[in-house]
Predicted 3D model of a 74-nucleotide RNA (transfer RNA) from an uncultured Pelagibacteraceae bacterium. It matches the Rfam family "tRNA". By type it is a transfer RNA. The sequence was found in a public genome assembly.

C1' cells in the first nucleotide's frame, strides 16, 4: 500500500427506516430491630463528519479506532 470484518449506557450483550432494550453496576425510596437478599422506582447510550430519507443507531461515502487477511520493498 490494497481488501474484509467491527464500533451502541460505566462494562456485556439485544434490537429496527419510526425516535433504543435487558442484564449486571450506580442513585432515590419502600421493607427489615440492623445487614445481606428482595421490591418500586431514577439517571445515564448508538465512534466522528457528509449524503439520502418527513424520519439514520440501521443504507451510502469518508475519516479514525480495533482485529483478520493479501502484495510489494529491504
Nucleotide at each position: 500500500g490494497c481488501c474484509c470484518u467491527u464500533a451502541u449506557a460505566g462494562u456485556u450483550a439485544a434490537a429496527u427506516g419510526g425516535u433504543a432494550u435487558a442484564a449486571c453496576g450506580c442513585g432515590a425510596c419502600c421493607a427489615u430491630g440492623g445487614u445481606a437478599a428482595g421490591g418500586u422506582u431514577g439517571a445515564a447510550u448508538u465512534u466522528c463528519a457528509a449524503g439520502u430519507u418527513c424520519g439514520a443507531u440501521u443504507c451510502u461515502u469518508g475519516g479514525u479506532g480495533a482485529g483478520g487477511g493479501c502484495a510489494c520493498c529491504a